[in-house]
RNA sequence: ACGGAAAUCAGGGAAGAGACCCGUAAUUCCAAUACGAGCGCCGAAGGUGCAAAUCUGGCAACAGGCGAAACCAGACGAAUCUCUCAGGCAAAAGGACCCUGCCUCCGCC
Numbered sequence: 001a002c003g004g005a006a007a008u009c010a011g012g013g014a015a016g017a018g019a020c021c022c023g024u025a026a027u028u029c030c031a032a033u034a035c036g037a038g039c040g041c042c043g044a045a046g047g048u049g050c051a052a053a054u055c056u057g058g059c060a061a062c063a064g065g066c067g068a069a070a071c072c073a074g075a076c077g078a079a080u081c082u083c084u085c086a087g088g089c090a091a092a093a094g095g096a097c098c099c100u101g102c103c104u105c106c107g108c109c
Stems, first nucleotide, its partner, number of pairs: 002107004009101005018039001020038001022036004040089003046085001047083001049081001054075005
């Protein structure tokens, strides 16, 4: 130098869904903001749920030893799937995930 692996960090990209409505808050009104309530909606922080495989037990099972498949039960069990608890529904921020780089390790030389 090249190839590979995992996490952090740095840079870049990155979707969806009401700037909904009502009430309260400063000297009047409006807007914004904060808090509270109501209805609607989104899935890509986090979290919930599970398929196969695998494992264990039961059964099979006999004079004795070993002992499967199928079936049953339990454990384990992924996602951008599922739920919508949390979060979110202008912009900003956040954002799963993707790309690049630094560092570390492994391979090769």
Model confidence (mean pLDDT): 78 of 100. A computed fold for a 109-nucleotide RNA, annotated as Glycine riboswitch aptamer. Rfam family: Glycine riboswitch aptamer. From the family's description: This family represents the bacterial glycine riboswitch.